[in-house]
């Protein structure tokens, strides 16, 4: 210099926040999915619950 193992300290799980749990990264984890070929289509604000904003549908005043 390269790798690798450990610690620590941060940090990320497709679109905003906040709690809890579970995973993974610590210079990476992370950045959806189909067609098409360079445009087009469809889901979703959670990795799971639960609560707040956005948006969608649908009813009711």
């Nucleotide at each position: 210099c390269a790798a690798g193992a450990u610690g620590g300290u941060g940090g990320g799980a497709a679109u905003g926040g906040a709690g809890u749990c579970u995973c993974c990264c610590u210079g990476a984890a992370a950045a959806g999915c189909g067609a098409a070929u360079u445009u087009u289509g469809c889901u979703g604000a959670u990795g799971a619950c639960u609560c707040c904003u956005a948006c969608u549908g649908c009813g009711u005043g």
Annotation:
A computed fold for a 61-nucleotide RNA from a Rhodospirillales bacterium, annotated as Fluoride riboswitch aptamer (crcB RNA motif). The sequence was found by an Rfam model in a public genome assembly. The coordinates come from a structure-prediction model, not an experiment, and the mean pLDDT is 82. Rfam family: Fluoride riboswitch aptamer (crcB RNA motif). Gene Ontology terms of the family: positive regulation of gene expression and response to fluoride. The model forms 100% of the base pairs in the Rfam consensus.